[in-house]
RNA sequence: GAAACGGUAGCUCAACGGAAGAGCACUGGCCUGCCACGCCAGGGGUUGCGGGUUCGGGCCCCGUCCGUUUCU
Numbered sequence: 001g002a003a004a005c006g007g008u009a010g011c012u013c014a015a016c017g018g019a020a021g022a023g024c025a026c027u028g029g030c031c032u033g034c035c036a037c038g039c040c041a042g043g044g045g046u047u048g049c050g051g052g053u054u055c056g057g058g059c060c061c062c063g064u065c066c067g068u069u070u071c072u
Stems, first nucleotide, its partner, number of pairs: 001071007010024004018055001026042005048064005
């Protein structure tokens, strides 16, 4: 220098173009003599960034940044 894949909640990951959810973690409650386990509820998101297309974009297109891998 070139190509492919990836970037979404604190972490690991989902989500036919119809507007974002799960598990774990966190908070509160129940349970227990206490803790853990278990049960119930709750908080938490500029979908890396900037544009474009569209009635509508996490998803499609362009640019850019970061990471991994491969090639030179």
Molecule: transfer RNA
Organism: Chryseobacterium hagamense